A computed fold for an 82-nucleotide RNA from a Patescibacteria group bacterium, annotated as transfer RNA. Its Rfam family is "tRNA". Rfam classes the family as a transfer RNA. The sequence was found in a public genome assembly. Its mean pLDDT, the model's own confidence on a scale to 100, is 80.

[in-house]
RNA sequence: GGGCGAGUGGCGGAAUUGGUAUACGCGCAUGGUUAAGGGCCAUGUGGGGAAACUCUUGGAGGUUCGAGUCCUCUCUCGCCCA
Numbered sequence: 001g002g003g004c005g006a007g008u009g010g011c012g013g014a015a016u017u018g019g020u021a022u023a024c025g026c027g028c029a030u031g032g033u034u035a036a037g038g039g040c041c042a043u044g045u046g047g048g049g050a051a052a053c054u055c056u057u058g059g060a061g062g063u064u065c066g067a068g069u070c071c072u073c074u075c076u077c078g079c080c081c082a
Base pairs, nucleotide, nucleotide: 001081002080003079004078005077006076007075010026011025012024019065027045028044029043030042031041032040033039046055047054048053058074059073060072061071062070
């Protein structure tokens, strides 16, 4: 230099041919149970904000009524070829 794959809440990881982003698990918070801890059970938990609301799928554009998903460029990581 060329080819292929990957990047999504704090972490792992889903999202059925473009149609509610963050299901599920872990972790965490509060409460219950216990003498206490662990375990177990219940509820909650992406970021900002008092709220209304707003932002967010590595980054920047584009297509579309609608994009994590399609197109272009680009960054990082992995594998392969030279």